[in-house]
This record gives sequence, C1' cells and structure tokens, in this order.
RNA sequence: AGAGCUGGUCGGGUGAUCGCCCUCCCGACAUGUCGGGGGGGAGGAAAGUCCGAACACCGCAGGGCAGGAUGCCUCCUAACGGGAGGGAUCCCGACUUGUUCGGGAUACGGAUAGUGCAACAGAGAGUAGACUGUCCCGGUGACUAUCGGGACAAAGGUGAAACGGUGGUGUAAGAGACCACCAGUUUCCGGUGAAAAUCGGGAAGCUCUGAAAACCCCAUCCGGUGCAAGAUCAAGCAGUCCUGGAAUCGAUGUGGCCCGCAUCGAAAGGGACGGGUGGGUCGCUCGAUCCCGACUGUGAAGUUGGGACCAGAUGAAUGAUCGCCGCUCUCCCGGAUUCUCGGGAGGGUUACAGAAUUCGGCUUACAGACCAGCUCUGAUU
Repeated sequence: AGAGCUGGUCGGGUGAUCGCCCUCCCGACAUGUCGGGGGGGAGGAAAGUCCGAACACCGCAGGGCAGGAUGCCUCCUAACGGGAGGGAUCCCGACUUGUUCGGGAUACGGAUAGUGCAACAGAGAGUAGACUGUCCCGGUGACUAUCGGGACAAAGGUGAAACGGUGGUGUAAGAGACCACCAGUUUCCGGUGAAAAUCGGGAAGCUCUGAAAACCCCAUCCGGUGCAAGAUCAAGCAGUCCUGGAAUCGAUGUGGCCCGCAUCGAAAGGGACGGGUGGGUCGCUCGAUCCCGACUGUGAAGUUGGGACCAGAUGAAUGAUCGCCGCUCUCCCGGAUUCUCGGGAGGGUUACAGAAUUCGGCUUACAGACCAGCUCUGAUU
C1' cells in the first nucleotide's frame, strides 16, 4: 500500500416555485368550507413479524395430560429465547514454547434410565472379534507340511472410531491377571473464587466407544386473541309499541231488509324504543421518550442535574421541478514526477427501502464515505 473479516458512525446540505397531510391564530359566511399567516411531517433498518412486554377484550387458569420454549456460572433489564462479564472446550496466529499472549467460535443439562443408529472398508462396530497370526493336544507324515480339536487380544491389516499407554512379573502362548510409572474417570481432604470452576495432595484397576442439531429423560417457564383489540355517537332499511283514522273499504252486532248507530280492523302521516349496518369520533401518540452533562460500575446498565416536544394519515399525506454547494466518475491544461496540488469542460447524485397502537431486542437487505481491531499478500528499511 492492497485485499478480507469483525465492530461502530453516517447514509447528502441549502434556496426558490408549485402541491399534499396534521395543527394553531385571524377574518368571512351558507358552521364546515373558503382566504391569509405561523409551526410540524419516515428509517437505520419504518422490513421479516421471529422473541419479550405495555395496553385492550375473552376468561378466570387450582391440578393433570398433550404441545412449545429454554438449558456452564453470575449479573443487567419492566421482561426476554436479548445483552454484559467470567469459566470450560475447540480453531487460527505470535513469540520469550508457557495450563503464555492476541483474535475468533460454541444448541457447553443427561450416553451408568431405556429404545434405536454408526456409511465404506474390515474377520469383527459394542457386555466385540481369529483374516494374516501365537501357543497346546491328537491323527497322518519326514521335526519346518497338512487335517481335526482347543486356548489367546501380544504383532500385522481395515477404519472417523477396534474396549487406556510404556516397561516388568507371569504364562504353553497371552491378557489390569498382577506390579511400577504416565493419562483419564469417580471420590475424599485442603487452598483460591460469590459461582461456574481451578490448583495441590490422597484413595479406588474404576478404564464405563461416539452421537441427545435421533427418540427420549431431568429441571425451569408458558391461558387465548390482537388496535380490524376495544369504547362511543348514530343515518337508512327491516322490526315492535303508541298516536292517527275526515272521507272510503271490510268484518261483527242491532234488524225481516235498507239507511242509520255502535265496536273492531286497514293506508298515508306523526312520535318513541331497542339492536347497531353505511358513516363519524375516541383509542392515537408524553413515552420503560429524546438530547447534553456529572457520578457509580470492568461492562450490560443504574442514579441524578438541565433542556426539548418530535408524523398521526385511513382509497392511506410526507412529493415534483430548477439553481448553488458538497461528493463521485471521465477527459483536457499547468506545476510536480510512483505520492499528489491547482484550474477548466462534461456526466451522475444514486443503495436497501417507506410509518399505520406503542416500546425493548433479534434477524435479514444496503450504493457510497469515515473510524477502530485482527488476519493475509506485496514492497522498502
């Protein structure tokens, strides 16, 4: 200097004109419209809707089954499956080769509760195994060969993995069969630590394969639906009740019949009711809020002082055009001559994306710019 990885910050600025949404003030009238003026108007992820909450309703949740999530320790937090610090294991690098330092990763409870699985190769893959072998006995034969029976896990070979390693005793040959040392496991005592854990010493032949991101077992936790939650006002239509009923019509009574009279019913109209469709309003944005500082803490974070008000649309606003600056690319000129500086001309101004009840996280997407750490490559000293 370049490349890669990880973490963090930013992700255009400003002016003019024309519009859109919300809100405040003034004026006008036909009282919800118009005119004028002021203020505010997307993001680091607003996204995925994956976790955890607030809030609302259902419901009342005590126990059990099913289902789901989490799983080393301590802490942070309203809460979490999130975060911080620490431990253990593994990987990479460095040198002063150490239980050292730096960086990174971890779904790190249990494999002696049980069931199942372990490709290929290999004789054998789980209270193993005789292929090449070692040894013993017997037959044949010629002592080395061959056949039959038996013992053995030493040596070879296969494999990711073959049931601790080295040496000795022992034996027909062998074997933790026994012994010494080493490694591991379990356990006891002591030291350190808040704990996970770690260090030192002792004991036990205990050597129990791997994998739970196979089923499963253990421990802890979990009621459901989501602002289209929910609350409220309430057209129209349908329904119920009251009123209305002049004239007219129908029924019944009176009556032999008609008129008449009485009662009941019927339409329009008027009023009320409950339910709540279209629609309106609330929920709705002041909140575990944001900014700056101090203190405490290794840190996540906490305490405290001061300041700020910062979108609330709903067939869903937050836009468009132009200029200047900034940034970037290409070309030309001059200085300079691996760096790089000044001037001019032209082009681009872009990525991912876009609120919809609100927060805390996680994950994913992202042109370009800057900062920090680590690694690799090259050059020079």
This is a predicted structure of a 381-nucleotide RNA (Bacterial RNase P class A) from a Fidelibacterota bacterium. Rfam family: Bacterial RNase P class A. Gene Ontology terms of the family: tRNA processing, ribonuclease P activity and dimeric ribonuclease P complex. The sequence is in RNAcentral, with records from ENA. The prediction has a mean pLDDT of 75. A source record names the gene rnpB.